Predicted 3D model of a 349-nucleotide part of an RNA (small-subunit ribosomal RNA, central domain) from an uncultured prokaryote. Model confidence (mean pLDDT): 88 of 100. It matches the Rfam family "Bacterial small subunit ribosomal RNA". Its family is annotated with ribosome and structural constituent of ribosome in the Gene Ontology.
Context: one part of a larger RNA
Formats: sequence, C1' cells, structure tokens
RNA sequence: CUGGGCGUAAAGCGCGCGUAGGUGGUUUGUUAAGCUAGAUGUGAAAGCCCCGGGCUCAACCUGGGAAUUGCAGUUAGAACUGGCUAACUAGAGUACAGCAGAGGAUAGUGGAAUUUCUAGUGUAGCGGUGAAAUGCGUAGAUAUCUGAAGGAACAUCAGUGGCGAAGGCGACUGUCUGGGCUGAUACUGACGCUGAGGUGCGAAAGCGUGGGGAGCGAACAGGAUUAGAUACCCUGGUAGUCCACGCCGUAAACGAUGUCUACUAGCCGUUGGGUUCCUUGAGGACUUAGUGGCGCAGCUAACGCAAUAAGUAGACCGCCUGGGGAGUACGGUCGCAAGAUUAAAACUC
Repeated sequence: CUGGGCGUAAAGCGCGCGUAGGUGGUUUGUUAAGCUAGAUGUGAAAGCCCCGGGCUCAACCUGGGAAUUGCAGUUAGAACUGGCUAACUAGAGUACAGCAGAGGAUAGUGGAAUUUCUAGUGUAGCGGUGAAAUGCGUAGAUAUCUGAAGGAACAUCAGUGGCGAAGGCGACUGUCUGGGCUGAUACUGACGCUGAGGUGCGAAAGCGUGGGGAGCGAACAGGAUUAGAUACCCUGGUAGUCCACGCCGUAAACGAUGUCUACUAGCCGUUGGGUUCCUUGAGGACUUAGUGGCGCAGCUAACGCAAUAAGUAGACCGCCUGGGGAGUACGGUCGCAAGAUUAAAACUC
C1' cells in the first nucleotide's frame, strides 16, 4: 500500500453555516460520455506458456502458435450511470391556524439573605476548632431592634422536566427576535444530503481600556498541625469573580459514541401536540415529536448497546496505524501577552 478500524484498547474535528468536490426520488422521450458486444489496426524482437524440430540427452539453439488482460478509430446495442428534454409529488420548502418552552438580546422592577454604616436596648465576652491560637471586643463587640447604602445571586416551584447546534440557559414584567412541534388544506416542484479549504459561535481561567466591588477568594500575611508543612484546618486578604467594549479559542468542550436517510420483537414511565371512546375523570385507546428504564434478534474481546443502536444498509466528511522521545523542537500562521494551531527526527524499549 491492498486493507482493518475509531463507546472503554490508537482513533469522531467543541458545535454550526457553507464554497469546491462527492453523492442523490418517480416517470417519458432523446443522446451515446461511461458501459456491453463484434470486426479492423496496432500492441518490435527476444523472454514466459503450448505444440514441433536440431546438437547421442539436457542446458542451449530453432519453427509455429498462444498470450500481450492495453490503446486508437469504427459498427451495433440502450438496461443502468451521466447529459439534454418534458412532466410528477412520496424528499425538501412556503403559506395558514394553533401549542409548549430557564432559546437569545435589551430596558425596568422585586423580595429573602450576607456585609457595612446610622440610631436604640444591653454587658463581657464573641468568633473559631479535633483541640486551640491568630483575630474582634469596655474607645461597648457578639446578641437584638429602627433606618439607610451597596453589590452579587435568584430559595420554594424543580422533575433521568423544558429549551438550544454546541458552549449553555432558572426571580418578575415589557420590547425586539431565532428555532421546534401539531393539524388540515393550498402552493413550489428534487430546490436534497454531506462538506476539503473558508467563515461564525464557543465554559472557565487569562489579557487590554474604563467602571464596579457585598460575599467568596488564587497570590500573600498570620495562627495551628507536623520531624518538617512552601499543604490539608483557622483568622485576615489582593488580583479575580460583576458590567461595557475588544482579545484569547482552549476543557474529562463527554453520550469519551460525526452528520443525514431507510429498515429491524415487545413491555413500562414521563414532556409537548393531535385523533377517538365512554361509565365525564386523578379515565381508557390510538398516533406523532422528544426524553428515560428494561428487554428479543443481531452485534461486541468483554463490559455492554439494543427504534435516542454500538443491529442491518447507503451517502459524505474527520481521524488512527506499538510505547517513550512529544502534542515536544524547528519553520509557518494567529495572538498585546499567556500561548494556540500545524507538526517531525535522532535516540531508546
């Protein structure tokens, strides 16, 4: 390389949109590029293979054939693929009527709690721990109560509940806005799927500028513990956490399972729709889109998966190829930086 693979052994890009490319529903006609068949030309000789001949045999030499799976133009065919043409509606989409939702952005509002301040009551402790101490407190703390300020997060509801492509999203109200599901009709008429490059989004931490700063809290300081304790525990506490704008572009970004489509026993929950039945209620049946638990066939090294497949198939992309060296060096690209991305080799087992 032909291959074989990618839940856990190496291997699914963090997730979308989308260019090229690849691939693609049903029917008619046509074409003849692919395809199939025939003949023609060519495919040097030698060699290989087959049938003969010559050296006493053989090696060797020599005659003929076959083969040369290819290429070219040519004749014919038209099922399939492609092109063109005309249609179709089962894929896809649009319109209409409903439905659910922490989907997104923005403005405003609310209550509980923590902290601080103010005023009162009140007196010697409070706090903290395994036990303590640092710390706070007679300049009146802790406790309790009046009022105020400010920031952040939204208890209960809450649910293998919901929404979103993923990251993620949870008080309430308004405005703007994306997607999904259901129903019955009408319309467009393959407009689809995937997607190298590209482009957008992308937790936390981190960076830049300007704000903000209650609680928490890397660093740091102190107290303990300990042989030591640059920790675990305690008292403090700066960045940060929050907001606006701009970067960063990574995570066990996980279902460790790429996207799309079709098919393949059942049973039990649950969420959003629809249909239907009656004995009209905490009801039953059917169906559809999710989301869970079992389980057959099948698959799997096993564990397990099992209509939300890791089953059976198809389309397209990404990735893997012994461990270490190493996701490193060098170079390129990106970045303010931190670094990210692309990505080896020597050597060694």